[in-house]
């Protein structure tokens, strides 16, 4: 002096996954528990829609729809690649346009649900970054 890790405190990104009160306790910058705010899913009426039929059934959260090619395999299928609807992020918000980079999965319910007010229900995790484009117009803050 540069380089990794690993602690503790900021700080930020995916995401709905956050805040705040109360009781209790070997842990007090913690956990249990009960509430409330806000934020997100479901399921459920008239009306409207659709008409049900399952070789492989329907369906839901997700941005994560799909098209091809290649291998394995008796057949539904599996696994691999490339493209790609769509989504994110470049450190104040929104809008436009430019670039750059990356995702483009996973899992659930359990014979069952189309929309739906009132209503009934849930769920508030979890995985990561070290700052990696800018112009243009509108605002918000902050310091001098």
């Nucleotide at each position: 002096a540069c380089g990794a890790a690993a602690u503790a405190g900021g700080c930020g990104c995916c995401g709905a996954a956050u805040c705040c009160u109360c009781c209790g306790a070997u842990u007090u910058u913690u956990c249990c528990g009960a509430g409330g705010a806000g934020c997100g899913g479901g399921g459920a009426a008239c009306c409207c829609a659709a008409a049900u039929u399952g070789a492989u059934g329907g369906g839901g959260u997700g941005a994560g729809c799909g098209u091809c090619c290649u291998u394995c395999g008796g057949g539904u299928g599996a696994a691999g690649g490339a493209c790609a609807a769509g989504g994110c992020g470049g450190a104040c918000u929104c809008c436009u346009u430019c670039u750059c980079a990356c995702c483009g999965a996973a899992c659930c319910c359990g014979a069952c649900a189309g929309c739906u007010a009132a209503c009934c229900u849930c769920g508030c995790a979890g995985g990561c970054g070290a700052u990696c484009u800018a112009a243009g117009g509108a605002g918000a803050g902050g310091c001098u």
c-di-AMP riboswitch aptamer (ydaO/yuaA leader) from a Chloroflexota bacterium, 144 nucleotides, folded computationally. The coordinates come from a structure-prediction model, not an experiment, and the mean pLDDT is 78. Rfam family: c-di-AMP riboswitch aptamer (ydaO/yuaA leader). Rfam links the family to the GO terms regulation of gene expression and cyclic-di-AMP binding. The sequence was found by an Rfam model in a public genome assembly. The source organism's lineage runs through Bacteria, Bacillati and Chloroflexota.